[in-house]
RNA sequence: AAAAAUGUAAAUAGUUAUGCUUGUAUAAUAGUCAUGAUAUGGAUGACAAGUUUCUACCUGCUGACCGUAAAUCGGCGGACUACAAGCGGAUUUUUGCUUUUU
Numbered sequence: 001a002a003a004a005a006u007g008u009a010a011a012u013a014g015u016u017a018u019g020c021u022u023g024u025a026u027a028a029u030a031g032u033c034a035u036g037a038u039a040u041g042g043a044u045g046a047c048a049a050g051u052u053u054c055u056a057c058c059u060g061c062u063g064a065c066c067g068u069a070a071a072u073c074g075g076c077g078g079a080c081u082a083c084a085a086g087c088g089g090a091u092u093u094u095u096g097c098u099u100u101u102u
Base pairs, nucleotide, nucleotide: 002102003101004100005099007097008096009095010094011093013092014091015090016089019087020086021085022084023083024082025081026056029049031047032046033045034044035043041066042065050057058078059077060076061075062074063073064072
């Protein structure tokens, strides 16, 4: 001085798995049909909506209401999915340092 390998530090560089947070969508919402239960009950299935949007569209607690009939209603809480941003982290590259070999 050069090359290779390992470790470490830095970078306003490249690619960003996974994770967390926030925001948007959507209200985990409402409509129709069929079947089913009945105050110890109030359920199940299908179809079509809702979103610059794929998927999902349930569940727990609680209150009201329905006097035995066919119809439910309200409140509080708990996710997933899509996209965007941020944080953190992974990896590649470059540079510096350290170690070893030639």
Predicted 3D model of a 102-nucleotide RNA (Purine riboswitch aptamer) from Copranaerobaculum intestinale.
Its Rfam family is "Purine riboswitch aptamer". Its family is annotated with purine nucleobase biosynthetic process in the Gene Ontology. Its Rfam clan is "Purine riboswitches". Rfam describes the family as follows. Riboswitches are metabolite binding domains within certain messenger RNAs that serve as precision sensors for their corresponding targets. Allosteric rearrangement of mRNA structure is mediated by ligand binding, and this results in modulation of gene expression. A class of riboswitches that selectively recognises guanine and becomes saturated at concentrations as low as 5 nM. In Bacillus subtilis, this mRNA motif is located on at least five separate transcriptional units that together encode 17 genes that are mostly involved in purine transport and purine nucleotide biosynthesis. It has also been shown that some members of this family are specific for adenine instead.